[in-house]
RNA sequence: AGAGUUUGAUCCUGGCUCAGAGUUAACGCUGGCAGCGUGCAUAACACAUGCAAGUCGAGCGAGGUUUAUUGGGGCUUGCUCCAAUGAAUCUAGCGGCAGACGGGUGAGUAACACGUGAGAAAUCUGCCUUUGAGAGGGAAAUAACUUACCGAAAGGUAAGCUAAUGUCCCAUAUUAUCCACCAGUGGCAUCAUCGGAGGAUGAAAGGUUUCGGCCACUCAAAGAGGAUCUCGCGAUCUAUCAGCUUGUUGGUAGGGUAACGGCCUACCAAGGCUACGACGGAUAGCCGGCCUGAAAGGGUGAUCGGCCACAGGGACACUGAGACACGGGUCCCACUCCUACGGGAGGCAGCAGUGGGGAAUUUUGGACAAUGGGGGAAACCCUGAUCCAGCAACGCUGCGUGAAGGACGAAGGUUUUCGGAUCGUAAACUUCUUUUGCAGGGGAAGAAAGCUGUAGCAAUACAGUUUGACGGUACCCUGCGAAUAAGCCACGGCUAACUACGUGCCAGCAGCCGCGGUAAGACGUAGGUGGCGAGCGUUACUCGGAAUUACUAGGCGUAAAGCGCAUGUAGGCGGAUGCUUAAGUCUGUUGUGGAAUCUCCCGGCUCAACCGGGAAAGGUCAACGGAAACUGGGCGUCUUGAGUGAGGCAGAGGAAGUUGGAAUUCCCGGUGUAGCAGUGAAAUGCGUAGAUAUCGGGAGGAACACCAGUGGCGAAAGCGGACUUCUGGGCCUUUACUGACGCUAAGAUGCGAAAGCUAGGGGAGCAAACAGGAUUAGAUACCCUGGUAGUCCUAGCUGUAAACGAUGGAAACUAGGUGUGGGAGGUAUCGACCCCUUCCGUGCUGACGCUAACGCAUUAAGUUUCCCGCCUGGGGAGUACGGCCGCAAGGCUAAAACUCAAAGGAAUUGACGGGGGCCCGCACAAGCGGUGGAGCAUGUGGUUCAAUUCGACGCUACGCGAAGAACCUUACCUAGGCUCGAACGGCUGGUAGUACCUCUUUUGAAAGGGAGAGGGAUUCGCAAGAAAGCCAGUCGAGGUGCUGCAUGGUUGUCGUCAGCUCGUGUCGUGAGAUGUUGGGUUAAGUCCCGCAACGAGCGCAACCCCUAUCCUGUGUUGCUACCCGCAAGGGAGGACUCUCAGGAGACUGCCGUGGAUAACGCGGAGGAAGGUGGGGAUGACGUCAAAUCAUCAUGGCCUUUAUGUCUAGGGCUACACACGUGCUACAAUGGUAUACCCAGAGGGAAGCAAUGCGGCAACGCGGAGCAAAUCCCUAAAAUAUACCCAAGUUCGGAUUGUGGGCUGCAAUUUGCCCACAUGAAGCUGGAAUCGCUAGUAAUCGCAGAUCAGCAGGCUGCGGUGAAUACGUUCCCGGGCCUUGUACACACCGCCCGUCACACCACGAAAGCUGAUUGCAACAGAAAUACUCGAGUUAUUCGAGUCUUAAGUUGUGAUUGGUGAUUGGGGUGAAGUCGUAACAAGGUA
Repeated sequence: AGAGUUUGAUCCUGGCUCAGAGUUAACGCUGGCAGCGUGCAUAACACAUGCAAGUCGAGCGAGGUUUAUUGGGGCUUGCUCCAAUGAAUCUAGCGGCAGACGGGUGAGUAACACGUGAGAAAUCUGCCUUUGAGAGGGAAAUAACUUACCGAAAGGUAAGCUAAUGUCCCAUAUUAUCCACCAGUGGCAUCAUCGGAGGAUGAAAGGUUUCGGCCACUCAAAGAGGAUCUCGCGAUCUAUCAGCUUGUUGGUAGGGUAACGGCCUACCAAGGCUACGACGGAUAGCCGGCCUGAAAGGGUGAUCGGCCACAGGGACACUGAGACACGGGUCCCACUCCUACGGGAGGCAGCAGUGGGGAAUUUUGGACAAUGGGGGAAACCCUGAUCCAGCAACGCUGCGUGAAGGACGAAGGUUUUCGGAUCGUAAACUUCUUUUGCAGGGGAAGAAAGCUGUAGCAAUACAGUUUGACGGUACCCUGCGAAUAAGCCACGGCUAACUACGUGCCAGCAGCCGCGGUAAGACGUAGGUGGCGAGCGUUACUCGGAAUUACUAGGCGUAAAGCGCAUGUAGGCGGAUGCUUAAGUCUGUUGUGGAAUCUCCCGGCUCAACCGGGAAAGGUCAACGGAAACUGGGCGUCUUGAGUGAGGCAGAGGAAGUUGGAAUUCCCGGUGUAGCAGUGAAAUGCGUAGAUAUCGGGAGGAACACCAGUGGCGAAAGCGGACUUCUGGGCCUUUACUGACGCUAAGAUGCGAAAGCUAGGGGAGCAAACAGGAUUAGAUACCCUGGUAGUCCUAGCUGUAAACGAUGGAAACUAGGUGUGGGAGGUAUCGACCCCUUCCGUGCUGACGCUAACGCAUUAAGUUUCCCGCCUGGGGAGUACGGCCGCAAGGCUAAAACUCAAAGGAAUUGACGGGGGCCCGCACAAGCGGUGGAGCAUGUGGUUCAAUUCGACGCUACGCGAAGAACCUUACCUAGGCUCGAACGGCUGGUAGUACCUCUUUUGAAAGGGAGAGGGAUUCGCAAGAAAGCCAGUCGAGGUGCUGCAUGGUUGUCGUCAGCUCGUGUCGUGAGAUGUUGGGUUAAGUCCCGCAACGAGCGCAACCCCUAUCCUGUGUUGCUACCCGCAAGGGAGGACUCUCAGGAGACUGCCGUGGAUAACGCGGAGGAAGGUGGGGAUGACGUCAAAUCAUCAUGGCCUUUAUGUCUAGGGCUACACACGUGCUACAAUGGUAUACCCAGAGGGAAGCAAUGCGGCAACGCGGAGCAAAUCCCUAAAAUAUACCCAAGUUCGGAUUGUGGGCUGCAAUUUGCCCACAUGAAGCUGGAAUCGCUAGUAAUCGCAGAUCAGCAGGCUGCGGUGAAUACGUUCCCGGGCCUUGUACACACCGCCCGUCACACCACGAAAGCUGAUUGCAACAGAAAUACUCGAGUUAUUCGAGUCUUAAGUUGUGAUUGGUGAUUGGGGUGAAGUCGUAACAAGGUA
């Protein structure tokens, strides 16, 4: 000090979360020791038991016990009893002091309760200290006790006796108190104080003694400490609490108190408090401090310390110096206990402890040894205060669980690429140490007082002596032996630390983001690693980070946020100058700010924690001085702010009234006839009862064309024909007057579009609702025809809008340029324009600056000042409840529960748009021919089946993998076999007539099995033996099993589309941009020009192949002017064709023209070919988790007498049906028959096969030639002639029958071909849809691969050989630029609302039920005060009056719980219905 998380990425805004520190903590796992601390936060809930406040016999009487002496009695003569005296001791009572402290708790309390600082001239004070004075005389009672009585008890009553330091009276007494008088001094007032002299009132107690005294007592004064009262200031929330108050505010008089005071009473007055928050409600003990933080702050108020309050809930007084009293009293209430039912007793929020509550908090311990307290003269007694111990890792601190050596590194675990790596010097092992532990021995400090003695008047001094709970503890020494001692959490990022296995959106994790759907570093386990360590994690809470409430230190155009606008009250702020004051401000001194804590220094426990000593610090504090700049106050002066006056100016500023024309509609009349109107197209509607159209006349209402303008006016809303009246504001010029009169503005008041409401008018047009017609799947809409409120006027109400510049008002300052409206001045002119200057308004553009960016920019969103309003994540919600306003509709004010981790702004790159621009493509159009209809072939779906193996599914699956399923193929099914296996490698063992070969027989469908016969080995080594073979075992095998979403490789597609990128530079905070955009051009990111870009790469093009022309060379098997020859063949030739090589040629090169003098286009010449000549190969970055695990390879998983392998048969060929691709046709541009012409490219030895012969033919026989420019396969359409004559035919050939042929082990399921016979559908094919731009389409045949056989498919080849293209509006696809976007899985996107279901919280609700509280009334205990009475004073008692607690009743208020039902909200898996929004989202 920051980090994670919104996005494809970016910047910003903004919330959520984390890392830190802390805790009176709790929980989980674990746990060796010591020191110091801490320990009911919840039920101020209830409490058994014990203890926590007594003491004094030196105040008093009395009694008890023990004992001594004396006397007496009884006698057992040493015992006992009685009496007296003395001593010691105990204590019920009277009396004194204490019990008001100490200890506990935090319920109440928002208050002078607390803190701080003052005041008391308005006060009290026991014990203690100091000073002064004093203690003389007398008296009457009473408890204890005795007797009697009542009661269960608690307790009580009556009579009698007695004492005191108990009580009373008299005397004495001042500087006490009171009364009146005289004279001073002081004070803020009441007053205070001093002096003088006089009057009145008020005291006392003794005890003890060693006789010195000591302790008590009384009065007075003072001190110390304590208490009480008053005041300034300070510290919670709430306005959804705005008015509160009748003893209330003040006065007079009186009472009361220690004392002031409405503290109380009577009377008088009507005041007092409040927006600087009264009153009410909620919450809370306050502080020193503690935690956190850099600080400012925020939170908190355990332990320790100060104050306050309370003692089961309330009320009350008594005693006393002090209480309205925790362990005192009286009464009421609730609760518990005892009871003889008549009455009584009690109060742990003291220490322990119990129950209960709770996540949770200890022992019914020891001691008064120390410190302190009470009593006492003292010894001493009491003390759950305190000091100690016990329990608890609850916290802080310290120590330990060993140390050194020890391997190219054991075993074992884990992992592995099988080589290794790692745990790991870790262990073992060797040497050493002994803190801790166990045992033994020694053993404190804390202790000084006190007491006794001596001395002394005494304080005191000296000597002696006693006292330790902790504790035989701390500490020290010795012995033993590594011996007794390590866990917890984490390891995806934040955040240090990684692998394996298991699991398979399951189980689970999770603080946030998020992991898990078969290769999980995120779950669980293991190994390893990291962190901390007697602890470690989790949970809860606080501060921090969070500048995320911003005083220090934030914001408000678009992210949340400027009130719709104005006027103006309080408040805040305020021009120039002079004097003064000293409130703010600054400064000095003094007082105070307790101790502890924090900080610093020093010291003590071995260190530390802890503790001791010292210093420093701490404030909105108080008092007294000083300063006078600034702010404030006071008094003057000024004119620039503000206002007034004078002279002008512009204007849809406002209100009222008058008036005008155009248009719509309606009415009347004329002319006139069949339509009009309306739409994308229609229909509803109007019209033959005469519409629309047209002419004339009339009625009525509303709005004011042109002018008209980012022009004007107004505070905003808003204002538009003309004229009149009334009226507000502004600007300019001038500078006469006032002299700061100003700015802002909470509340308040006024104005305030449209819609709406009330009452009354008005109503032409328009037009919610409504009706009808269309559209549509629907259409409660968009469109059309109608149409009512309303729109208009008057008078009221409402008070809201995207009331927007999404920008509050005022003032000052800070570059320009250019329009426009209003004024003034100058220049110029005869004048007006023009031009210049200046003020006010209104726009555009733009520098500095600002901004997250967009943008703003003298009309600021810049730089400053003042004032107001508002914001603090999204949703819930501008909602509920409450209040105020309103006739209502509704408005203003305005939450929470719950829920999410985002919501949002600006900009970027893409993608998309039923956005735009430019361009291309057989994309459309123009054409030609098809498909879709028929039959058949073939593939697919579906269905069927034992099986119909598998894959491919829009384009980019479907004559596709398959260039060819009868067996094989074959993966499928059925059946039968085998299990080291059909094939292969390693290892171990065995095997000798063995391996291997031949044959016979049996079984079987075959594979295979059984039996038998015959033959019969090889290599190396001298040999042993080894190899090979075979058999057995074993590790591997095998798998067309799964996963193409684990992969490689290969392929399709966009697309042969023109794109895709990089380096450097530059711009931008950044994502990114630029380059690659722009102007032209091209088939092309092709080229040219321009340009903050300059270059480069992959693509394009070219280089490659075929083809078109020519040349050179070559010349067989090819060719032919020629010769021989019937032919075959032989010779000859290289001219031609052709072949194979090598060249040439085409490059916009030339000309003209257009273009920018470019690129390039158009035209032309020449040329075989002309503008990439035609065709092919060639496929950028990437997209589709595209296809393929069944070509192959391969990770993982699965299988191993089977999912492997062998064999036979079957299936892949099924068939109500649907689709794709083809073939053949429907005929005369044809069919049939006959005749007859011309190719190219290929193939050929298990081959192609000629001539010939046979057969109607398929084909057979036979076989020349040919391993090929030589031989063979080998043409058809065309052409010619004839017939057919428009028909289901001489078209068409399906189907079926019979008979044949070929291949092959085999042709039934299931091949191809031939002949004869049969002769189906079909007469050009609906919606829709496909191909093709030239040697193309169409048409005709040929060949090849596969292949024993099987071609309508595929791949090639040539023959014949067209039509059309105006053009780019539209459909489809694509490219570039631009625009919008709420999309980014990218429109097959996103996303809204109702309904249905489940869950959650909340509101309303007839009511029901609590709590608190106001008012009124009733009632009224104890108690104070007062009055009266018994009976004469007092006490006491009785009665009463006032006040009054609990209580009761009535009626309100506030607040909580619950409530049938109901309302909306939120969240949920893939539900239903539509498609509202985002693109022009299809009606912006």

This is a predicted structure of a 1484-nucleotide RNA (small-subunit ribosomal RNA) from a metagenome. The prediction has a mean pLDDT of 84. It matches the Rfam family "Bacterial small subunit ribosomal RNA".